Model confidence (mean pLDDT): 81 of 100. A computed fold for a 180-nucleotide RNA from Peribacillus glennii, annotated as Lysine riboswitch aptamer. The organism belongs to Peribacillus, within Bacteria.
RNA sequence: AGUGCUGAUAGAGGUGCGAGAUUCAUCAGUAAGGGCUUGGAGAAGUAUGAGCUUCCACGAAGAGUCCUGAAAGGGGAAAUCGCCGAAGCCAAACAGGACUCAUAACCUGUUUUGGGGCUGGUCUGCCAUUGAAUAAAUGGCAGAUUGUCAAGAAAGUUUUCUUGGAGAGCUAUCUCACUG
Numbered sequence: 001a002g003u004g005c006u007g008a009u010a011g012a013g014g015u016g017c018g019a020g021a022u023u024c025a026u027c028a029g030u031a032a033g034g035g036c037u038u039g040g041a042g043a044a045g046u047a048u049g050a051g052c053u054u055c056c057a058c059g060a061a062g063a064g065u066c067c068u069g070a071a072a073g074g075g076g077a078a079a080u081c082g083c084c085g086a087a088g089c090c091a092a093a094c095a096g097g098a099c100u101c102a103u104a105a106c107c108u109g110u111u112u113u114g115g116g117g118c119u120g121g122u123c124u125g126c127c128a129u130u131g132a133a134u135a136a137a138u139g140g141c142a143g144a145u146u147g148u149c150a151a152g153a154a155a156g157u158u159u160u161c162u163u164g165g166a167g168a169g170c171u172a173u174c175u176c177a178c179u180g
Stems, first nucleotide, its partner, number of pairs: 001179004007174005014084001016083004022077003032068007042055004046104006087119004091112007120146011148165007
């Protein structure tokens, strides 16, 4: 000096990502509770089956009406904190939750470690799912934009354009190994 990427450290992308608390609106005149009328035997505990418990002719479920009347999740704002696979989704395994058991589905958490898979970031549109929602989130497709690297071309000291790739990336420094 070069090659490889061995390891470590520090960084960049920008309407950048996430977390808890505060606050605001929504949730909603909903759930729930109570009164009256009707009704006339069942009802509740995620669904089904079994069990258990509780309520019920001192009137269950349902329906109508009146009074009282939430909360959680999700969302906006600014500040704070942690960060740049930040983070999110899917799959599998395990643990817990809602009365017990079985099955199914739902919710929460942990794990996958030199990698179980996908996505570099943001925005817009369409479809699907969740959701009270037209908010929002997630996934898929398409488009735009932006950062980064590679190849090529043009200009001229670093810029522009075209095409393509992915964060296991990119940049910088040190280190390790090999070659001269």